[in-house]
Notes:
Predicted 3D model of a 345-nucleotide part of an RNA (small-subunit ribosomal RNA, central domain) from an uncultured bacterium.
Context: one part of a larger RNA
RNA sequence: UUGGGCGUAAAGCGAGCGCAGGUGGUUUCUUAAGUCUGAUGUAAAAGGCAGUGGCUCAACCAUUGUGUGCAUUGGAAACUGGGAGACUUGAGUGCAGGAGAGGAGAGUGGAAUUCCAUGUGUAGCGGUGAAAUGCGUAGAUAUAUGGAGGAACACCGGAGGCGAAAGCGGCUCUCUGGCCUGUAACUGACACUGAGGCUCGAAAGCGUGGGGAGCAAACAGGAUUAGAUACCCUGGUAGUCCACGCCGUAAACGAUGAUCACUAGGUGUUGGGGGUCGAACCUCAGCGCCCAAGCUAACGCGAUAAGUGAUCCGCCUGGGGAGUACGCACGCAAGUGUGAAACUC
Numbered sequence: 001u002u003g004g005g006c007g008u009a010a011a012g013c014g015a016g017c018g019c020a021g022g023u024g025g026u027u028u029c030u031u032a033a034g035u036c037u038g039a040u041g042u043a044a045a046a047g048g049c050a051g052u053g054g055c056u057c058a059a060c061c062a063u064u065g066u067g068u069g070c071a072u073u074g075g076a077a078a079c080u081g082g083g084a085g086a087c088u089u090g091a092g093u094g095c096a097g098g099a100g101a102g103g104a105g106a107g108u109g110g111a112a113u114u115c116c117a118u119g120u121g122u123a124g125c126g127g128u129g130a131a132a133u134g135c136g137u138a139g140a141u142a143u144a145u146g147g148a149g150g151a152a153c154a155c156c157g158g159a160g161g162c163g164a165a166a167g168c169g170g171c172u173c174u175c176u177g178g179c180c181u182g183u184a185a186c187u188g189a190c191a192c193u194g195a196g197g198c199u200c201g202a203a204a205g206c207g208u209g210g211g212g213a214g215c216a217a218a219c220a221g222g223a224u225u226a227g228a229u230a231c232c233c234u235g236g237u238a239g240u241c242c243a244c245g246c247c248g249u250a251a252a253c254g255a256u257g258a259u260c261a262c263u264a265g266g267u268g269u270u271g272g273g274g275g276u277c278g279a280a281c282c283u284c285a286g287c288g289c290c291c292a293a294g295c296u297a298a299c300g301c302g303a304u305a306a307g308u309g310a311u312c313c314g315c316c317u318g319g320g321g322a323g324u325a326c327g328c329a330c331g332c333a334a335g336u337g338u339g340a341a342a343c344u345c
Stems, first nucleotide, its partner, number of pairs: 004316003007299002012313001014200004021193003025087007033080002035076008048066007090190001091187003094183005102176007109153001114148007124135002161168002205246006214240002219235004257312006265290004273282001294301002318345003327338004
């Protein structure tokens, strides 16, 4: 470069915002850059292609034509682009309503575990497949009252809701983002995608300072076992929690990039709107299930597409070596990002 692909075979960046770039709604006039067309010049010869001819054919040779391009110039105006103007259906704003564990901060509540103090009370408790380590006559376990402290929020709770993803769950207040419905007042293409870039990003981990109830890597002991650096038991430190700063990765999964349009139905659920007293019914936006056509290697997908098309980005090219080495960038470190080759099958 050409062609083919990316749910499970290799392949969708973890997610968003967005500069450049690419692409872009309806309509009128204009321009003529792209596009189409005429002429002229040029494009050495050979070679190529087509026709004809010559060696009996062919290879080979001769001849005529052609070729794509470039430059100059004359024209066309459908499409793309440029310029000027208009439009409202894309996009956004306004107004009236709606649902929600969306985010941040502050305050507050009850149950439970643990610990402390005191009362009652006496010999066991705990644990297991069975035991033992462990706790207990210095009075445990159990029970009652009072207190301390930390973490998580039973029931409601639901294939329920919200969020771009990660994720979000007691209650109240303050601040705040997005979404949906109705209306059609306003702007008038302001749009889509998005290399670089920037921001967010579970858990674990790191730094500084707090906090520490429960749980619990490491560690210790008891068991089990041939052994047992495990599974089981008794303990137990980092950590788990908070503040600030870093890390930037996950089977970050729907293993399915974003946006737009079109293409049979049936059914469940949640919230909103219109006619209506209301159910039914219609419609809009989301979340599920089953299926027509179609697609698929099959499984399956099937208006939430993996169907039919359009635009833009990312990625793949046999297995191993290897997500390794080297270099560079980032990081306190752990490491992360980018990312080969020899060799081998």

The coordinates come from a structure-prediction model, not an experiment, and the mean pLDDT is 83.